[in-house]
Context: one part of a larger RNA
Molecule: small-subunit ribosomal RNA, central domain
Organism: uncultured prokaryote
């Protein structure tokens, strides 16, 4: 490599847009790129493989025909492909009405809490833990009530519920904004599917050459405890940080460990959104789109399990896998400010 594979043994790229490529709806003429069919050259000779013959067999040798190319001319066919030309609406996309919603960004604004500062009441303790003890407190603490400040997160509502492509998104109100879905079938005509690179987003963490901000919470550190010992596990404190703006990193159990798209294969049952019937306008109930979850046949699967949200039947296109350690290292390269990331061995060994 050729198969064979990627949920949980090795293996789905963190996602998304997208270029080249691949692959592609239905109908009709034409063409003959591909694909099939005849004829003809050619593809030396010897070898190889068969058939028959010569050496008394064989080795060898001789003689025939056969094989052997994506091959080259020419004739010809027209179903699939391509290609050229019309035409089509179911694929996609538009329009026209609609109702979902923690979709993104900006500005604003509210009540709890917590913490600090002023002040009133009051007095010996608080606070912590398995016990303590280090802390704080008669320079009046905690604990209560009144006034002010700041930051930072949005309790119930909350739900296997909603939205986003993913990462992720939750008071309130108001701009500005992207998707999605549901009905109507008024246009457009295959305009698609999927992506090698490339290019965009990308939780925490962390960076800063930077600037603000800093209640609580807390790495790093003190300190008390605990213990043989405690550089932890428990306790008082606390600085980076956590947030805000501007700029980088580009990681993850970035998980449904499951890559897009189409299309086809019994059912039950909840739930959100929408539309249509029934009905007394409400609940119901029926019925269908689309999402999200449960349970369970065939079929699958090493089994757990999966089953119309496939892991089952199938077509497309992309991305990984090829024994464990050595190693996601070492070398190069490339990107970064750094940390580092991305690309990625072998030599040993089992």
């Nucleotide at each position: 490599u050729u198969g064979g594979g990627c949920g949980u043994a090795a293996a789905g790229g963190g996602c998304g847009c997208g270029u080249a490529g691949g692959c592609g709806g239905u109908u009709u003429c034409g063409u003959a790129u591909g694909u099939c069919c005849g004829c003809u050259g050619u593809g030396a000779a010897a070898g190889c493989a068969c058939a028959c013959g010569g050496c008394u067999c064989a080795a060898c040798c001789g003689u025939g025909g056969a094989g052997a190319g994506u091959c080259g001319g020419u004739g010809g066919a027209a179903a699939c492909u391509g290609c050229g030309a019309a035409a089509c609406u179911u694929g996609a996309g538009a329009c026209u009405g609609g109702g979902a919603g923690g979709g993104g960004c900006u500005g604003g604004u509210g009540g709890a809490a917590u913490u600090c500062c002023c002040u009133g009441u009051g007095u010996a303790g608080c606070g912590g833990u398995g016990a303590a003890a280090u802390g704080c407190g008669u320079a009046g603490a905690u604990a209560u009530g009144g006034g002010g400040g700041a930051g930072a997160a949005c309790a119930c509502u909350c739900g296997u519920g909603g939205c986003g492509a993913a990462g992720g998104c939750g008071g309130c109100c108001a701009g500005c904004u992207g998707g999605a879905c549901c009905a109507g079938u008024u246009c457009u005509g295959a305009c698609g599917c999927u992506g090698a690179g490339g290019c965009g987003c990308g939780a925490c963490a962390g960076c800063g050459g930077u600037g603000g901000g800093g209640a609580g919470c807390a790495a790093a550190c003190a300190g008390g405890a605990u213990u043989a010992g405690a550089u932890a596990c428990c306790c008082u404190g606390g600085u980076a940080g956590u947030c805000c703006a501007c700029g980088c990193c580009g990681u993850a159990a970035a998980c449904g460990a499951u890559g897009g798209g189409c299309a086809c294969u019994a059912g039950g049952u909840g739930u959100c959104g929408g539309c249509g019937g029934u009905a007394u306008u409400a609940a119901u109930c029926c019925g269908u789109c689309g999402g999200u979850g449960c349970c369970g046949g065939c079929g699958c699967u090493a089994a757990c399990g999966c089953a119309g949200u496939a892991a089952g039947u199938g077509c497309c296109c992309c991305g990984c896998c090829u024994g464990g350690g050595g190693a996601g290292u070492a070398c190069g390269g490339u990107c970064g400010c750094a940390a580092g990331g991305c690309u990625g061995a072998a030599a040993c060994u089992c």